[in-house]
Predicted 3D model of a 1507-nucleotide RNA (small-subunit ribosomal RNA) from an uncultured bacterium.
RNA sequence: AGAUUGAGAGUUUGAUCCUGGCUCAGGAUGAACGCUAGCGGUAGGCUUAACACAUGCAAGUCGAGGGGCAUCACGGGUAGCAAUACUUGGUGGCGACCGGCGCACGGGUGAGUAACGCGUAUGCAACCUACCUUAUACAGGGGGAUAGCUCUCGGAAACGAGGAUUAAUACCCCAUACGAUUAAUGAAUGGCAUCAUUUAUUAAUAAAAGCUUCGGCGGUAUAAGAUGGGCAUGCGUGCCAUUAGGUAGUUGGUAAGGUAACGGCUUACCAAGCCUUCGAUGGCUAGGGGUUCUGCAAGGAAGAUCCCCCACACUGGUACUGAGACACGGACCAGACUCCUACGGGAGGCAGCAGUGAGGAAUAUUGGUCAAUGGGCGAAAGCCUGAACCAGCCACUCCGCGUGCAGGAAGACGGCCCUAUGGGUUGUAAACUGCUUUUAUAUAGGAAUAAGGGAUUAUACGCGCUAUAGUUUUUGCAUGUACUAUAUGAAUAAGCAUCGGCUAACUCCGUGCCAGCAGCCGCGGUAAUACGGAGGAUGCAGGCGUUAUCCGGAUUUAUUAGGUUUAAAGGGUGCGUAGGCGGCUUUAUAAGUCAGGGGUUAAAUCUAAGGGCUCAACCUUUAGUUGCCUUUGAUACUGUAGGGCUAGAGUACGAAUGAGGUAGGCGGAAUGUGCAGUGUAGCGGUGAAAUGCUUAGAUAUUGCACAGAACAUCGAUUGCGAAGGCAGCUUACUAGGCCGUUACUGACGCUGAUGCACGAAAGCGUGGGGAUCAAACAGGAUUAGAUACCCUGGUAGUCCACGCCGUAAACGAUGAUCACUUGCUGUUGGCGAUACACAGUCAGUGGCAAAGGGAAACCGAUAAGUGAUCCACCUGGGGAGUACGUUCGCAAGAAUGAAACUCAAAGGAAUUGACGGGGGCCCGCACAAGCGGAGGAACAUGUGGUUUAAUUCGAUGAUACGCGAGGAACCUUACCUGGGUUUGAACGUAUGUUGCAUGAUUUGGAAACAGAUCUUUCCUUCGGGACUACAUACGAGGUGCUGCAUGGUUGUCGUCAGCUCGUGCCGUGAGGUGUCGGCUUAAGUGCCAUAACGAGCGCAACCCUCAUUGCCAGUUACCAGCACAUAAUGGUGGGGACUCUGGCGAAACUGCCGGCGUAAGCUGUGAGGAAGGUGGGGAUGACGUCAAAUCAGCACGGCCCUUAUAUCCAGGGCUACACACGUGUUACAAUGGUCGGUACAACGGGCAGCCACUUGGCGACAAGGAGCUAAUCCCCAAAGCCGAUCUCAGUUCGGAUCGAAGUCUGCAACUCGACUUCGUGAAGGUGGAUUCGCUAGUAAUCGCAUAUCAGCCAUGAUGCGGUGAAUACGUUCCCGGGCCUUGUACACACCGCCCGUCAAGCCAUGGAAGCUUGGGGCGCCUGAAGUCUGUAACCGCAAGGAGCGGCCUAGGGCGAAACAGAUGACUGGGGCUAAGUCGUAACAAGGUAGCCGUAGAGUACACCGCG
Repeated sequence: AGAUUGAGAGUUUGAUCCUGGCUCAGGAUGAACGCUAGCGGUAGGCUUAACACAUGCAAGUCGAGGGGCAUCACGGGUAGCAAUACUUGGUGGCGACCGGCGCACGGGUGAGUAACGCGUAUGCAACCUACCUUAUACAGGGGGAUAGCUCUCGGAAACGAGGAUUAAUACCCCAUACGAUUAAUGAAUGGCAUCAUUUAUUAAUAAAAGCUUCGGCGGUAUAAGAUGGGCAUGCGUGCCAUUAGGUAGUUGGUAAGGUAACGGCUUACCAAGCCUUCGAUGGCUAGGGGUUCUGCAAGGAAGAUCCCCCACACUGGUACUGAGACACGGACCAGACUCCUACGGGAGGCAGCAGUGAGGAAUAUUGGUCAAUGGGCGAAAGCCUGAACCAGCCACUCCGCGUGCAGGAAGACGGCCCUAUGGGUUGUAAACUGCUUUUAUAUAGGAAUAAGGGAUUAUACGCGCUAUAGUUUUUGCAUGUACUAUAUGAAUAAGCAUCGGCUAACUCCGUGCCAGCAGCCGCGGUAAUACGGAGGAUGCAGGCGUUAUCCGGAUUUAUUAGGUUUAAAGGGUGCGUAGGCGGCUUUAUAAGUCAGGGGUUAAAUCUAAGGGCUCAACCUUUAGUUGCCUUUGAUACUGUAGGGCUAGAGUACGAAUGAGGUAGGCGGAAUGUGCAGUGUAGCGGUGAAAUGCUUAGAUAUUGCACAGAACAUCGAUUGCGAAGGCAGCUUACUAGGCCGUUACUGACGCUGAUGCACGAAAGCGUGGGGAUCAAACAGGAUUAGAUACCCUGGUAGUCCACGCCGUAAACGAUGAUCACUUGCUGUUGGCGAUACACAGUCAGUGGCAAAGGGAAACCGAUAAGUGAUCCACCUGGGGAGUACGUUCGCAAGAAUGAAACUCAAAGGAAUUGACGGGGGCCCGCACAAGCGGAGGAACAUGUGGUUUAAUUCGAUGAUACGCGAGGAACCUUACCUGGGUUUGAACGUAUGUUGCAUGAUUUGGAAACAGAUCUUUCCUUCGGGACUACAUACGAGGUGCUGCAUGGUUGUCGUCAGCUCGUGCCGUGAGGUGUCGGCUUAAGUGCCAUAACGAGCGCAACCCUCAUUGCCAGUUACCAGCACAUAAUGGUGGGGACUCUGGCGAAACUGCCGGCGUAAGCUGUGAGGAAGGUGGGGAUGACGUCAAAUCAGCACGGCCCUUAUAUCCAGGGCUACACACGUGUUACAAUGGUCGGUACAACGGGCAGCCACUUGGCGACAAGGAGCUAAUCCCCAAAGCCGAUCUCAGUUCGGAUCGAAGUCUGCAACUCGACUUCGUGAAGGUGGAUUCGCUAGUAAUCGCAUAUCAGCCAUGAUGCGGUGAAUACGUUCCCGGGCCUUGUACACACCGCCCGUCAAGCCAUGGAAGCUUGGGGCGCCUGAAGUCUGUAACCGCAAGGAGCGGCCUAGGGCGAAACAGAUGACUGGGGCUAAGUCGUAACAAGGUAGCCGUAGAGUACACCGCG
């Protein structure tokens, strides 16, 4: 130069922002499991029991060291025809043996080890090194044995003993010594302290081996190299402080011993050191590294395969041999285990390669070859080699290939889905046509990996099988493999998971909180894209999913790169040690720092650029790769050393300041008590009371005395102090900060782990004191209870002295110090100034803002802003500030401080609602003021309950209950009992048949129904048609379920004044603003103001009706005037005046006036007017709430029944009756009852009807009978008024109940109708708590009409008119509602949330008499093998050996103690678990504000005292 270089999502809420955890998407693995599976390459394969091992193999080789000849081959000899037998070291060779070299490599495993073990960088002037290389020197002479062989013996075996004899490159002795070693003396040079090197002289000591083809090979000594090792050191390399002290060979010295070598390595003596908070010692865990995985990186995790180092080889100990071992396939001893045994005794060590058992979720063949690479021996050929190379098994990993390609729409069949004559999808997919042949199968060909070796030729030279070259020959396990060609033919080859969101992919059926799913959120309770199946789709693909583990995402431990007011988190405060950090200037140095060079950073790996296998994985070449060491230089900064300075810090002097502290003295008010006086009946206390005190004189009041405690007013977001805290006045002692002066010192500073000191209240100890108040306690209340709140008392304590405790919501929930950053306004102490004007300055203490910060609330020079230094603390909620351990404390307890288990949240700030026994404003027959009722009686009616064969069903606070039902004797009717029917009771279509249907008679029957007899159409163009019945087919039917699947309709909040939108603006956002504020209104009605400006649905108005009036029109209504008629009447002619009818208009708008007000508007016995401020009444019901009501009005999805849950009939029931409730009627009487007379309506209705009138009947009614299809006729009034009577009584009130006789309707009044007459004459004398309606033509009271209807249980409902009141001061209270504001832990929204005990089940855990296991240490006893050492008896001439003894140790035994674990009757708390018990502590003023610390008492939540 170039390249590389970071993704988020789900889940707390009604919604939002933040904090914060949990979870997911990615990559990886020596993996395992499930389903599936064509091929090749490549790499890997006991992670568990360092558990135990059958069998085979894994280390031998050399005859060119030796004696030799068991075996094989050849040759020779003897016998034999031969085969053959015997013999012969003669040759090739060679078992065992002596000897040499190797066996310390290679291969395995990771138990131990937290260590100089490993890594890295150094050092050895403190060392060794066989084989190999180089150099120098040398090899003379002699000796005695011993294996083997042979003989004998013992033993089951392993093996051993003895006799005889023999060799060597085995062993020994003598000689020689350039050099070596040691000692002594001298000199020179160098260095790093001890010293090193070189050199000279003298003395002493120790060598050797032969074989031979004569070329050589081998041997001895010394020096050097190379290689390999040993030792030492700096730095790095886990966790726990709930492990803080450890150490006697321990630390050092001297001397000696030992070692290859230094060294307490060992011993003796001397000294008392040494390690440690920069973590010693102890405990737990662990082989280390190169590297591997992940990550943008920094890091984090891991340490399989390959490479390096270490350690180990059944467990423990020991040495021998050797260059090298304290030795995996060697030895000895001890132990455990296994095997053999003749019971005497022996043998063994797969953590080598295969393999077996066991363990486990789980890991391979008892294979081939030494061809290659490498190793050992050998002169070599060669031999050996489970090292190695190959093959086998396994989808265990990575990489590659294939399972076809193109065309092909009747968009086939089949499947699945739907709005279903049809469409969609599977799907160009298939069939079908054409093409290709990787792979497969068959056949044929066919490598590389081989270099060497032997023989031979030539050349070269130092002349040897020394080198080079050539010729020839020979060596391949894998393997007839890779690869190539040809032939055949789409032929041999696709699955797995998922489909609610995250996360790509959707429908149907089944199931019905079941079965099941689930990584998180969560699905499933009858319409499940989430369970199971199917169709379809999506993803990946010879694999796909699941599980486990690691990193990532997680900036969620934050060096890069976090935080601490309220979310987790600032120590209660100060002083101060170590440590960390530190003002201006200058000189030196160069430790840090920066730059260049050098060394190292093994190889492999990784990265980059290339190369080779057809590509890739894989292999390979080159370069690079954060470290450490060294060297040269630079000197700004830091450090170190020296000099200087004054701005930090301190000192001095001066003036003020304050509830700063300690000790003493003094004071008045109040309280209590005592004494005395006055005085008399209560005092006190509360929501109301009571306990208590008082006629023995209280309370009250006056005087005197005493006691203890606290200090009103001043007094204040005032002052002082480090914090806790400090308040009458005064004295003494004492500390601090501030201001001024700029005189002195000269960085003396800041922070501060451990430590020390101080530290409210409560509490503890000892001794005082004790007035008040007051835990505990007692009593009285309250209450369902009241271990409380309230009251009366009252002890510790409250006070003092001394000593402990050491905690608080110890708070500004805000660590200390320094610097910087825009303003306004108070106040305290100084300064300046003549000053009480004033502006300024320093130090404090408050308020409000700019910038900035913050999740926001808010902070804002007194920072939570911008920077610097140091300390403390945090890392999801619960468990838990708990347990255990330790320290402190007299105790209470404090400090330190976990884990198992459990949840997916816990939390902060703010938003919108809802709610409050929070606040403010306002309205309503809401209260109040009134009138009349209900609740008591009897009856009517509805409901509950009960009963029943059935008493059909629904409606259930307000918003069900004279409701659905505006009319249940049958019917209705849905219910019950019994009897019938099954295409059905009705209707339609099609086809066929028939001529009926019907009617009459009759049988059975309760009827339906079943049967019998008789009777029997119409039209016609004669083809047939209409109609009826029957049969068949298709469509039935259901008041069965679900109003929580629905439509429609309705109730209620509420005729309340609200509910929203567009644009803009504010806020990160939910959201706000508008819609708030002031005034006003019945009203979000309007006006003013205003970051809002406008708009919509509601309000109002428009509609109907009533009240006034004009015009028009007059029949059936009306009748003033005119006329007729009558006993009389609008009866008649007529009229259009009036009333009335009914159509069109007018009229009312705060329009006018006065007052108030900016206005909107309010106000007035105002004017005018029929009506006055919405004129009265009605219709009209915003967004929404109550899963409100209705599947039985109707409609409708789904489910259910189909000789029945359908349908027909008779009878019964819906009308039952100890009881309870709602709604009504009639009453209780004189404002009344009864009798007689008499007057006046309106709305409506009428032909299967209303019925005048007449007659009969006491009457209901009946018999006649006119009118009216209606402003024409009829239904048609009562209270009232005028008289009479009754006279306060269960009555001439009241009429229930019952008896008798009737009337009417109807097929039929028994269950079960209404009415009439006569008789009977119950309760009831105005109604408890409580409660309902109503504000004017209203309440109250009086009657009338109508719907339904044959009749009627109607006293109900809906309307109509007649008569016709009282009261409202006012908004404190009850209920409901609206607006604003406040608090909230509520959002299913207070019918909310939620705390604790007790009871039940499950889970983990603490304590615990004990019981038991393990590792380590200590003491004592014993003590193998073995090294070292001592040694008179035995062997040996001697050297020496045997034997015996000593030291030490593994192991064993005994003992006391500590630590860790498992278990444990019982016991403690904790967690979790839809609907258990008791209360209601917290959240609102949560109904006693809550909370923190502490003490007390109490079933529980919790209560009370002090601060």